[in-house]
RNA sequence: GAGUUUGAUCCUGGCUCAGGAUGAACGCUGGCGGCGUGCUUAACACAUGCAAGUUGAACGAAGCUUAUAGCACCUAUUCCUUCGGGGAGAAGUGUUAUAAGACUUAGUGGCGAACGGGUGAGUAACACGUGAGCAACCAACCCCUUACAGUGGAAUAACAACGGGAAACCGUUGCUAAUACCGCAUAAUAUCGCUAUAUGGCAUCAUAUGGAGAUCAAAGAUUUAUCGGUGAGGGACGGGCUCGCGUCCGAUUAGGUAGUAGGUAAGGUAACGGCUUACCUAGCCGACGAUCGGUAGCCGGACUGAGAGGUCGAUCGGCCACAUUGGGACUGAGACACGGCCCAGACUCCUACGGGAGGCAGCAGUGGGGAAUAUUGGGCAAUGGGGGCAACCCUGACCCAGCGACGCCGCGUGAAGGACGAAGGCAUUCGUGUUGUAAACUUCUUUGGAGAGGGACGAAAAUGACGGUACCUCUCGAACAAGCCACGGCUAACUACGUGCCAGCAGCCGCGGUAAUACGUAGGGGGCAAGCGUUAUCCGGAAUUAUUGGGCGUAAAGGGUGCGUAGGCGGCCUUAUGGGUCAGAGGUUAAAUACUACGGCUUAACCGUAGUAUGCCUUUGAAACUAUAGGGCUUGAGUGCAGGAGAGGAGAGUGGAAUUCCUAGUGUAGCGGUGAAAUGCGUAGAUAUUAGGAGGAAUACCAGUGGCGAAGGCGACUCUCUGGACUGCAACUGACGCUAAGGCACGAAAGCGUGGGUAGCGAACAGGAUUAGAUACCCUGGUAGUCCACGCCGUAAACGAUGAGUGCUAGGUGUUGGGGGUCAAACCUCGGUGCCGCAGUUAACGCAUUAAGCACUCCGCCUGGGGAGUACGUUCGCAAGAAUAAAACUCAAAGGAAUUGACGGGGACCCGCACAAGCAGCGGAGCAUGUGGUUUAAUUCGAAGCAACGCGAAGAACCUUACCUGGACUUGACAUCCCUCUGACCGUCUUUUAAUCAAGAUUUUCCCUUCGGGGACAGAGGAGACAGGUGGUGCAUGGUUGUCGUCAGCUCGUGUCGUGAGAUGUUGGGUUAAGUCCCGCAACGAGCGCAACCCUUGUCUUUAGUUGCCAUCAAGUAAAGUUGGGCACUCUAGAGAGACUGCCAAGGUAAACUUGGAGGAAGGUGGGGAUGACGUCAAAUCAUCAUGCCCCUUAUGUCCUGGGCUUCACACGUACUACAAUGGCAGCAACAGAGGGCAGCCACACCGCGAGGUGGAGCGAAUCCCAAAAUGCUGUCUCAGUUCGGAUUGCAGGCUGAAACUCGCCUGCAUGAAGCAGGAAUUGCUAGUAAUGGCAGGUCAGCAUACUGCCGUGAAUACGUUCCCGGGCCUUGUACACACCGCCCGUCACACCAUGAGAGUUUGUAACACCCGAAGUCAGUAGUCUAACCCAGCAAUGGGGGGGCGCUGCCGAAGGUGGGACAGAUGAUUGGGGUGAAGUCGUAACAAGGUAGCCG
Repeated sequence: GAGUUUGAUCCUGGCUCAGGAUGAACGCUGGCGGCGUGCUUAACACAUGCAAGUUGAACGAAGCUUAUAGCACCUAUUCCUUCGGGGAGAAGUGUUAUAAGACUUAGUGGCGAACGGGUGAGUAACACGUGAGCAACCAACCCCUUACAGUGGAAUAACAACGGGAAACCGUUGCUAAUACCGCAUAAUAUCGCUAUAUGGCAUCAUAUGGAGAUCAAAGAUUUAUCGGUGAGGGACGGGCUCGCGUCCGAUUAGGUAGUAGGUAAGGUAACGGCUUACCUAGCCGACGAUCGGUAGCCGGACUGAGAGGUCGAUCGGCCACAUUGGGACUGAGACACGGCCCAGACUCCUACGGGAGGCAGCAGUGGGGAAUAUUGGGCAAUGGGGGCAACCCUGACCCAGCGACGCCGCGUGAAGGACGAAGGCAUUCGUGUUGUAAACUUCUUUGGAGAGGGACGAAAAUGACGGUACCUCUCGAACAAGCCACGGCUAACUACGUGCCAGCAGCCGCGGUAAUACGUAGGGGGCAAGCGUUAUCCGGAAUUAUUGGGCGUAAAGGGUGCGUAGGCGGCCUUAUGGGUCAGAGGUUAAAUACUACGGCUUAACCGUAGUAUGCCUUUGAAACUAUAGGGCUUGAGUGCAGGAGAGGAGAGUGGAAUUCCUAGUGUAGCGGUGAAAUGCGUAGAUAUUAGGAGGAAUACCAGUGGCGAAGGCGACUCUCUGGACUGCAACUGACGCUAAGGCACGAAAGCGUGGGUAGCGAACAGGAUUAGAUACCCUGGUAGUCCACGCCGUAAACGAUGAGUGCUAGGUGUUGGGGGUCAAACCUCGGUGCCGCAGUUAACGCAUUAAGCACUCCGCCUGGGGAGUACGUUCGCAAGAAUAAAACUCAAAGGAAUUGACGGGGACCCGCACAAGCAGCGGAGCAUGUGGUUUAAUUCGAAGCAACGCGAAGAACCUUACCUGGACUUGACAUCCCUCUGACCGUCUUUUAAUCAAGAUUUUCCCUUCGGGGACAGAGGAGACAGGUGGUGCAUGGUUGUCGUCAGCUCGUGUCGUGAGAUGUUGGGUUAAGUCCCGCAACGAGCGCAACCCUUGUCUUUAGUUGCCAUCAAGUAAAGUUGGGCACUCUAGAGAGACUGCCAAGGUAAACUUGGAGGAAGGUGGGGAUGACGUCAAAUCAUCAUGCCCCUUAUGUCCUGGGCUUCACACGUACUACAAUGGCAGCAACAGAGGGCAGCCACACCGCGAGGUGGAGCGAAUCCCAAAAUGCUGUCUCAGUUCGGAUUGCAGGCUGAAACUCGCCUGCAUGAAGCAGGAAUUGCUAGUAAUGGCAGGUCAGCAUACUGCCGUGAAUACGUUCCCGGGCCUUGUACACACCGCCCGUCACACCAUGAGAGUUUGUAACACCCGAAGUCAGUAGUCUAACCCAGCAAUGGGGGGGCGCUGCCGAAGGUGGGACAGAUGAUUGGGGUGAAGUCGUAACAAGGUAGCCG
């Protein structure tokens, strides 16, 4: 910075993402090189090899080699010979001795092994870091200086012999050497005590110069050059100890500590010290966090971050600790010792069972654990270390190599050209687009790679593991080298198919229920690249712990209130000091790292050189501020004196009104209570009323956003005691102040304990109602309690939801208590308490001198919602409970303020046949018709509150027809294209069939022609593209329609206001049928609606005059505009006029407008119609039509027969006809408008009772026809189931039509049902209206009580807007926004999850008490052994000194026993909690939520 709470907005607030990093791991993939890096887990166990030796110039000895000498053997050779033999004898072999060797080495001795290397278990500590100190210390090897090394002695290993043992190893006896060991001498600037002087310091003291005394040393080797040895002093390197400061979390760990704190003395140590012991004292540590518990090696540094910080402590470097676990010392300069020793424990191995051996947290390596971490490599060439005079030896330190994309860095996988653009893939609107210059193809290059040749630096004289490596040169050939992730938003990148809330995705929001850019696959494009993603962890973003840099009225957050301790902070002047503060200088801040500059590897990573760095300490200064100390001041604070106000507190007493009860009187049938009732009381006398009495509680009026109090709270009157505030004066003190963790006190109501009291009210409880239920609301009763005394509790929405204090910052207007002022006022001022309001502030609402403004000081508190103010622990409480106070788990929100709507059993105003006033109905009957239900093979489908139900359907016997049964067809009943054959098709006829279908007969074309044929049209056949579908989805759609509603509304531009959603305009005052108009107004204008313009009707004028009309004239009839004639009138149908609140009066704002009047045919929209704003209902329709997608394709298509849509216990809607006398019937006599008419209307005549039939004129119509009824007059009926009513049924007929059975209409005769005015409920209508009467039309072969129109006759009523319904505008509340058919709470039932309790069980940790007590130091020692020195002795030997062993004592690890503490695991059962599309019961909350809600 972004996403995410909302319809939208602002804020608060959490969650999530983009960045960087890693000793990493996992998935997919993988060409090269350089530099780094690699058991984070089991401080688990380890086979095997190596990792510490060296020194012969310390020593004896052994061995080897050489030389010399001796001896023995053997014999080449040679001499002698008696030929049997004998002598000499080089070389060789063996042996002895000597000598030599800069040869080897088991042992003695020396030095090293305390370094180097590993690990991080322990440790919260002077362990580490930093800075000081040691006048309290050590120091081998190294350096410098100085002084020395004289003289003696006794052993011992090796070795040998004997012996024991399986082994490891050991014992006894005997021999021997030294730079091994010991004595004596010499010696001080050493050590020790004593002592003198001087100087210095930090208390003990130190240093220097002296004096006398005591004690202490040494080693040689080699062979001429050195290396060693001893004492002393100094240095260097290294160590030891002490101190200041810094160094994690927990108070649900608050007290800890007996060698503990200190002293004296002694011991001990290199050294100080309770380090240890004895004695004495009783201290010491701790809220500035002791003790205890948890976690952890610390640092230089690393990562991140703007920084401050946060996190980490691998590799490299410094320190510490550890070496199988625990304890211990020895040796030594140095260890309490990784590759040493002793003991104990566990484990492993060997064993002859008696006993022994071992310690990879060295380098490799093995097993194990784990997500996971390498070779049983080469070399001492370099660097470094140990030993040695040295040569040299040793060195898994180290230098190299190997393995791993584990990280960082670099390079490559080719480069240039190459199409109006191949193929393939994908998409497509079928045209094409895209992959894409990409490929192919042409030319070029060779890093890496392969082959060959040369060949380093690292090495100063020699010596190279790496290594024939790096690097250089030549040759080869584009050849051998690209993947991973993502593509809904955040976040760069889009289409197709598949899937169909499935499979799946997901970091957050979320996607998927048939058109998914979000799943899977493909194509394409995006990002990074030998890597790319994921996971884990850390920092960042997060100002989301806020020092830098947050908050607390309502979002989380002010303690219920005060007093006060520690602490923090603190008025004015002055003096001193110099802790803080500031400045200069010095020391230190290891190296590496980081940063800057330069340089070296081809570059970079990497490496080298130089420079820089905020801390701490020392020192010299400054003195404003702060601090400390001294002195002073009065304004802060307090005291004093004088006043007035007050429901301030405590105690005692007193009063009146009212309720109730008791007694008595009067009095009689009810009272009481409610929405209405009932329970209850009352004839045993209530209620009512009068009088008297009892008792308890509360204090009417006054009374007031008035008063008092710290808060809770305080209300009749009087008295007593008592606290505080305020005003005035300015006498006194002299900073005495503010805040306040812990602490103490107070603290409504309810509740608890003890004892009283109890009139009224009144939880619980009982009864009566209400209700589906009613454990409630309402009513009648009523116990605790409410009251008093004493003692607890300690909480409230204890609220101004606002801590206390101080100062500053416009005002206006009330009120209360004082003071000044005035005759009284006005006015000024101090303290309190309200309202309005500026600046400022706030997310907004709002606050605003009584701040939520501007500042300072101190305290308390907050850090997402839920879990939860809960569990556990602790403290308090008699109990109830209070205080303190988590976690697991779960959600992506929870929340504040404001906005627009919608809604309210909220309010105000207005309108409408909405109610009221009327008229006529419906609901009851019969029948018609539609619907539901039922039935059925089918009873096709749709419409469903108003706004479905005489609706789609303006007309189902067949058809229609979509449904059912059965029978048929398959390019199809219908359209286009192709091939073959035929020449038609139509029509007629025959057979068959239930019919279609099927079979057959008859009849029958046109144009061109090269005469082969071709074309058009038609039929048949064939193949496939396709046709077809009233099949699905109206929740994919277009179009059309209904409805709110002919309601008066719905919006926009600019401006203004608001952070914004939005507001304003459009609200307000009037008025209207109207957002109609007027006035006002931060609005000014405009648009769609309203109105008007349109049609019709009402009056008049004018034009025209047939088919209309007939006043006048003429003709004429039985009659008749019938005829001539005429167009005056009616009428027809064109054009005009007319009405506009124009005129008058009153009211009203000099308005709009209203009321009344005049004139007028008509008066305030004249009547009626057409006309339907933005939108709402996923409203209706895929079956009018069109249409996406899906589905069927010998069937969900097509044809046909018959049936069904007409069923029938029933329920509902809409009509018709009636119930009669305002009537029925019979007779006679009138008067319309608007329509229709040729497959038609049909005059007239005749026939028939009639429906109708037979003839037939006229008329395609202002000409002819269809063609009136109610009404009027006369007569009759006389109140009845009738002369009302006509259903139902029988018979006989008529008409239409192939056809009238299911299932048409009509006529005649006969039959003559229900019904006597309709319960609850409900509909229409305000004038030519309702009601009533008929007529016509469309549909239609026929069928009308329906529908659409027409005219005739022709009313009643409207006081009015309280109520019902609907609507409009304003306002209010809201937890609703899918908008009340909303939202939402709790129990119960089910599943899962984590957690508390739990009889207990079990494991571990650290202490404590006691027992046992190894090794070992120390101490003691009557036993035993004993070379050096001393004494005695001629000697043997004895004694002494000293020592060893043994024994004893203290301490003492492991172990054992015990009771507690703490932590973990587990446990039948149990408690609540959380989560979970459609479970149960109710409806508590949100609106006055239907009893206002909420807190304790």
The RNA shown here (small-subunit ribosomal RNA) has 1496 nucleotides and comes from an uncultured bacterium. Model confidence (mean pLDDT): 84 of 100. It matches the Rfam family "Bacterial small subunit ribosomal RNA". Gene Ontology terms of the family: ribosome and structural constituent of ribosome.